[in-house]
RNA sequence: AGCCCUGUAGGGUAGUGGCCUAUCCUGUUGGUCUUUGGAACCGACGACGGAGGUUCGAAUCCUCCCAGGGCUA
Numbered sequence: 001a002g003c004c005c006u007g008u009a010g011g012g013u014a015g016u017g018g019c020c021u022a023u024c025c026u027g028u029u030g031g032u033c034u035u036u037g038g039a040a041c042c043g044a045c046g047a048c049g050g051a052g053g054u055u056c057g058a059a060u061c062c063u064c065c066c067a068g069g070g071c072u073a
Base pairs, nucleotide, nucleotide: 001072002071003070004069005068006067007066010026011025012024018056027045028044029043030042031041032040049065050064051063052062053061
């Protein structure tokens, strides 16, 4: 320098153009229960790497950039 893959709550994960107000687990927190702790149950909090473009509509398609990984020279 070129090419390929990946990027979604604090951590992990689903999503394949419209049902999305983005799924589930974990975490944090409030409550119930318990002698206490734990477990269980109910509730709350929390995310689409960034900027443009296409489209009536984008986490999803396209371009560039950023970050991580790999291959070639």